[in-house]
RNA sequence: GGCCUGUUCGUCUAACGGCUAGGACAUUGCCCUCUCACGGCGAAAAUACGGGUUCGAUUCCCGUACAGGCUA
Repeated sequence: GGCCUGUUCGUCUAACGGCUAGGACAUUGCCCUCUCACGGCGAAAAUACGGGUUCGAUUCCCGUACAGGCUA
């Protein structure tokens, strides 16, 4: 250089083209307790970036960036 695969909350991980993007851990508020821990009920937090297709894109297509693999 060429080809292939991947990129989602802080971390891990879901999501037949129908989204108000779900769950666990962590963080945090309240309750519980004499206090802490445990437990219960909540909250905040994400689709790598730019285009395209579509009524509608996390999902399909193209490009870029980054990561991994194969190959000359």